Order: sequence, then C1' cells, then structure tokens
RNA sequence: GCAGAAGGUUGGGUGAUCGCUGCAAUCUGCCUUCGGGUGGUUUGGAGAGGAAAGUCCGGGCUUCAUAGGGCGCGAUGCCGGAUAACGUCCGGGCGGGGUGACCCGACGGAAAGUGCCACAGAAAUGACACAGCCGCUUUGGCGGCAACGGUGAAAUGGUGCGGUAAGAGCGCACCAGCGGUAUGGUAACAUAUCGGCUUGGUAAACCCCAUCGGAAGCAAGACCGAAUAAGGAGGGGCUGAGGCUGCCCGCUGACCCUCCGGGACGGUCGCUAAAGGAGCACGGCAACGGGUUCCGUAGAGAGAUGAUCACACAAAGACAAAACCCGGCUUAUAGACCUUCUGCCUAC
RNA sequence: CGGGGUGUGGCUCAGCUUGGUAGAGCGCAGCGUUCGGGACGCUGAGGUCGCAGGUUCAAAUCCUGUCACCCCGA
Repeated sequence: GCAGAAGGUUGGGUGAUCGCUGCAAUCUGCCUUCGGGUGGUUUGGAGAGGAAAGUCCGGGCUUCAUAGGGCGCGAUGCCGGAUAACGUCCGGGCGGGGUGACCCGACGGAAAGUGCCACAGAAAUGACACAGCCGCUUUGGCGGCAACGGUGAAAUGGUGCGGUAAGAGCGCACCAGCGGUAUGGUAACAUAUCGGCUUGGUAAACCCCAUCGGAAGCAAGACCGAAUAAGGAGGGGCUGAGGCUGCCCGCUGACCCUCCGGGACGGUCGCUAAAGGAGCACGGCAACGGGUUCCGUAGAGAGAUGAUCACACAAAGACAAAACCCGGCUUAUAGACCUUCUGCCUAC
Repeated sequence: CGGGGUGUGGCUCAGCUUGGUAGAGCGCAGCGUUCGGGACGCUGAGGUCGCAGGUUCAAAUCCUGUCACCCCGA
C1' cells in the first nucleotide's frame, strides 16, 4: 500500500422567528355540593429511538379464591456458569468452513416401539439372490457363495494380505463405528488400552427421555362521582349454574346466557425513580456481581417534536417516530469516526 | 393489545393433511370452420409455487426468519 476479520462510538450541528404537548409560578374569567373543577394572559424550564419497529421470546405489575392434584397441550434440548427470567449472554467441548485473523451449528435418543424410504433394482431392513462364480450331475436339476456386474440418494463396515473348490471378519494389519476399563477434567469430552467383529437413513415423522410453563392482559385493574332501574321476554340451573379461561377428579354453592327496553358514556390513581444511566476502583478469564460518587431523564387520552430563514460540511442528509414498564432477539439503516488483529506485496 | 388466515401461469382457484409427475377453468397465440366476426373444434406457449436460509437422497408441501395483504375479538 492492497485485501480482509472482530469490536465500539455517532446517527445531525449553531443561531433567530412562529407554532404544538405536559410541568411550575404569576395575574385572572366562569362553575361549585366550598373539597375543588375548568378556561385564558405573561414568564421560566422540559419534550422520542438505536432500533421507539416486528410483537418473536422472557420478566415485573394487576386481576381471576392465598385449594389443589392428575392427564393433555406447548416450549426448550452438548456441558458449566451469569441472570428477576429467557429460546438471551459468557466460558468450554465436539463438528463444519476459511491460507489466516475468525466465523457458523435445532448439537439429547434410530441398540424402547411404530411408521416411511418414490422411480430403478433380485432385494430398501426379523433381509434377499437377477445376471454370475464354484462343486456334483441321470444335463432335468441339487448344493455352496456374495468377491465381481448391474440399479439406486442409500445395498448390511472400508483397504490390503493370507486363505478357499469358489468365497466369506474365516484369520491378520491399518482405518471407521460400537461397548468395557483406566487416567485427566465439576462436566460435555479427550487420551490410552482391551473386546466381539458391525447394530442402513429419517425424530425440522409419531414418539421416548430431561427441564420449564395456571390463565388473561394497563381497554389489566383500584377508587370517587353522576344517572336509570327492585324493567320485560325466552332458555339453562341444587339431578349442581358460575368459579384458575383445554379435559377429569376434588373444593365451593345460586345464579348464568341471549334478545328487547331505560340510563350513563365524567374524574383521580395505575403513569413513569426504574432489575435507571454515567464515572471510579475491587472480585471474576468473561457474562456479571457487590461498593462508592454524580445525574434528574416525555407521560398524552382522537393522542405533542413541526415550519421558515441564515451559516459551515460532499450532502435540506439514512432507517424511522413513545402510549404500563424493563431484559433480549430479529429486521431496516445514507454517511462519518475510532481501536485491535490477519494475509499478501514493496521498501529499510 | 390479543387471535386466526392467505400468498401457486395474465385472472380465479386445486394440489400441502400422508414430501417424489405442478394441474383445472377463463384469458392469450396459431390453425380449421365462415363471405367476415362470434361461438365451436384441434394444437401450443406461459410457473422454477411471495422472499431468504435450513432439514432430507429429494421441498409448492416440513422447520426457522422475513415481507405484503385480509379477517375476527377486547
């Protein structure tokens, strides 16, 4: 210098004017059951994101009865750890890719059972024998074999030597696989050694094993206020309605459903200080943990961030905008910048 | 906020359950028929099944992610 790998930061700046939504203060109009409610003026200060998104996981919170149990269903799936929890993250193992930095992996069980494996092929899994090889033969056939041929995605371990009538793990050596033992490791697993020679694939087919999961969701829900009505009709129900929202058992014990009619369709809380952010040192390989200092950070309820002008930069700038909150994942994203590392080439 | 479904020639759909050959109707093109057109008859083209990845010998079909659209409930 070129080509890459991993990780991180930012994602528009400054000023002016006019607007929008909360909050605080000030002055003030109206209503009032005197608690307050509602509107306006002026001033001050605050006001979207790294993904606010998709709603794909997990948790907090709230209600369902502080009565549960079983089955079913769903999710996850190498090992260890982190965490409130997770399908996330960290570390390790194994497998695969790359010259390398490094990256990727739904990665339990096919020796519990069942199913499936089109076409071709003799045969697709308790095997079998088409062509063929060998022996015998009364030339009809009988017996032995699976090396070689052909089919297929896949043919019952592979290669070589011995052996044999021809052959065969029949014997041996090496390799693959399975099982046992020993050693190391918390474990996944690795290494060594021994054994019989061998048990096809598919579990992102049913299934088995292990672990986890009660359901619904802020329109959850709590409180206050106003108004109407002991409204009507039909159906079900103590032979059990409804209740933890699939089923059953158990518990509880009187209402439940549909239609018609009438009223109201307001306010407060939940609501943002939270598993919060930034810095520092400590423990830990790390995720993270405990400690300490500082910061104060939208909260609406038809739903707020915009417009214009000036200046600088290559550029009027990407993807896109909260509605209970938080931890993740995934997806979208113009451009700018930083750190570490790898390979090749060149020069000293 | 919660739940469900669809995507396959130009259009409307089947096939997906139980994985092996993508098919029907309308439309389109050519030929025949007719004086000409329509109708009718014959022949043919047109798809890699929304997109990306994976499992498998093999994927429209199974799995994961994603995009677009539609419906329902509170």
Notes
Predicted 3D model of RNase P RNA and transfer RNA as a complex of 422 nucleotides. It holds a member of the Rfam family "Bacterial RNase P class A". Its family is annotated with tRNA processing, dimeric ribonuclease P complex and ribonuclease P activity in the Gene Ontology. Its mean pLDDT, the model's own confidence on a scale to 100, is 77.